[in-house]
Annotation: A computed fold for a 405-nucleotide RNA from a Terriglobales bacterium, annotated as Bacterial RNase P class A. Its Rfam family is "Bacterial RNase P class A". By type it is a ribozyme. A source record names the gene rnpB. Taxonomically the source falls in Terriglobales (Bacteria, Pseudomonadati, Acidobacteriota, Terriglobia). The prediction has a mean pLDDT of 76.
RNA sequence: CAGCCGGACCGGAUGAUCGCCUCGGCCAUGCCGGGGAGGAAAGUCCGAACUCCGCAGAGCAGUGUGCCGGAUAACGUCCGGGACGACCGGUUCAAGCCGGUUGGACGGAAAGUACCACAGAGAACAUACCGCCGGGGCCGCGAGGCUCAGGUAAGGGUGAAAAGGUGCGGUAAGAGCGCACCGCCGGGCGAGUAAUCGCGCGGGCAGGGCAAACCCCACACGGAGCAAGACCAAAUAGGGAGGAAGUUCCGUCGCCGCUUUUGCGGAGGCGGAUGCGUGCCGGCUCGGUGCGCCAAACCUCCGGGUAGGUCGCUAGAGCCGGGCAGUAAUGCACGGCCCAGAGGAAUGAUCGUCCUGCAGCAUUCUUGUUGCAGACAGAAUUCGGCUUACAGGUCCGGCUGCCAC
Numbered sequence: 001c002a003g004c005c006g007g008a009c010c011g012g013a014u015g016a017u018c019g020c021c022u023c024g025g026c027c028a029u030g031c032c033g034g035g036g037a038g039g040a041a042a043g044u045c046c047g048a049a050c051u052c053c054g055c056a057g058a059g060c061a062g063u064g065u066g067c068c069g070g071a072u073a074a075c076g077u078c079c080g081g082g083a084c085g086a087c088c089g090g091u092u093c094a095a096g097c098c099g100g101u102u103g104g105a106c107g108g109a110a111a112g113u114a115c116c117a118c119a120g121a122g123a124a125c126a127u128a129c130c131g132c133c134g135g136g137g138c139c140g141c142g143a144g145g146c147u148c149a150g151g152u153a154a155g156g157g158u159g160a161a162a163a164g165g166u167g168c169g170g171u172a173a174g175a176g177c178g179c180a181c182c183g184c185c186g187g188g189c190g191a192g193u194a195a196u197c198g199c200g201c202g203g204g205c206a207g208g209g210c211a212a213a214c215c216c217c218a219c220a221c222g223g224a225g226c227a228a229g230a231c232c233a234a235a236u237a238g239g240g241a242g243g244a245a246g247u248u249c250c251g252u253c254g255c256c257g258c259u260u261u262u263g264c265g266g267a268g269g270c271g272g273a274u275g276c277g278u279g280c281c282g283g284c285u286c287g288g289u290g291c292g293c294c295a296a297a298c299c300u301c302c303g304g305g306u307a308g309g310u311c312g313c314u315a316g317a318g319c320c321g322g323g324c325a326g327u328a329a330u331g332c333a334c335g336g337c338c339c340a341g342a343g344g345a346a347u348g349a350u351c352g353u354c355c356u357g358c359a360g361c362a363u364u365c366u367u368g369u370u371g372c373a374g375a376c377a378g379a380a381u382u383c384g385g386c387u388u389a390c391a392g393g394u395c396c397g398g399c400u401g402c403c404a405c
Base pairs, nucleotide, nucleotide: 001401002400003399004398005397006396007395008394009393010392012354013353014352015351016350017349018348020036021035022034023033024032025031026030038376042387043386045385046384047383048382049381050225051224052223053222062221063220064219065218066217067081068080069079070078071077082106084103085102086101087100088099089098090097091096107216108215112214113213115209116208129156130155131152132151133150135148136147137146138145139144164182165181166180167179168178169177183205184203185202186201188199189198190197191196229311230310231309232308239302240301241300242299243298246276247275248273249272250271251270252269253268255266256265257264258263277291278290279289280288281287282286318337319336320335321334323332324331325330355374356373357372358371359370360369361368362367
């Protein structure tokens, strides 16, 4: 210097004109002034604030989380630590050990159940395919070959995984058969808040993997979501309560009282007439209809809901700056700042100048000029995370390559 990987950050700048949304002011149907997207506003995957509904207690079921410590309003997030795996480097005869980088749902597999494809002789009550070994038999002059019943898990081969590993001894060949180291189990001491680690002692070693399969253990968990929800409240329809006045005449029906009967009197039902009074409707001076109760109609009042409006609604676990505490996540105090809030939804367009990238042309070889492009995307109650998308650029770290000294 170039490429790749990881992390952090920026995400075209500026001016003019014309618009859009919102707030404020004014001499107000216009003018002036302020503000107007993001790092993810996205996915809606976690956690909360806020609101409404529900809620005796306990158990079961269900869902989620899961090494340890810390941070936080909270979290499945973040920070630090530990153990394990992978890669690189160093070291050891080797196993192993040490250092660095990096990965993640990292409790439990000596409680039980299930599963372990393909390959392979054998995959969990282990296994003899090749090989190795001594013995018997047969053949061969011999080296050796064939065969029979055995021994053997050291070597080969299969596999993700083959029943502790490495080395030395041992043996017919082998084997924790013996020993040393590593691992494992039991128990002890020490270090650490803890996970865990270190060092002796005892035991030849039992107990494969898989729990993002059931399961076991521990802990946590009510539901819905700003279309939450609160307030004001029209027309129409529907609900509830209440209101007004009838009277006169005629006919007829039964009842009661007096009376021997005829009859007389009283209160009432039904039908009719419409004179007067009154309610309503149409209409414009006439007509219709109702007036015991109920119903209908009319009038008055009450209450619920809808349309619509207001609030919730943007000053907040807020942003910026340096300081202090802490390894860090983060916390604390101080100073400064106000930064869209609307309704299915504004945040735009054009032109100029500049910047960056790409391509073409020219070129005195590092400039000029022309054209094109400047990502992903886009608020809808708010906040903390995670995940996903992102042209180009800046900085930091790591690895590789080349050049120079």